[in-house]
The RNA shown here (c-di-GMP-I-GGC riboswitch aptamer) has 90 nucleotides and comes from a Syntrophobacterales bacterium.
């Protein structure tokens, strides 16, 4: 460069459970391990997920209903981005 089959030092943490944050999704922190060679770390791109604001519509004129809608998320969906332990092979 490139490749994760074995090993070695490790390493992180699904779901579920307490606590907090949050409108929600989610998300932090302990506790737990389903997985993971970047399951370090960035929302750039599609995708997923959610709709407090907003924006239309409706109705019993009250706010409430339902549709749209990311600026809110998800890096453990994928693709790019960026850094890097160990060990093989060029």
């Nucleotide at each position: 460069c490139u490749u994760g089959a074995a090993a070695a030092g490790g390493g992180c943490a699904a779901a579920c459970c307490a606590g907090c944050c949050g409108a929600a999704a989610g998300g932090c922190u302990g506790g737990g391990a389903c997985g993971c060679a970047a399951a370090g770390c960035c929302a750039c791109u599609g995708g997923c997920c959610u709709a407090a604001g907003u924006c239309u519509u409706g109705c019993u004129u009250g706010g409430c209903a339902a549709g749209a809608u990311a600026u809110g998320g998800u890096a453990g969906c994928a693709g790019g981005g960026u850094u890097g332990c160990c060990a093989g092979g060029c």
The organism belongs to Syntrophobacterales, within Bacteria.
Its mean pLDDT, the model's own confidence on a scale to 100, is 86.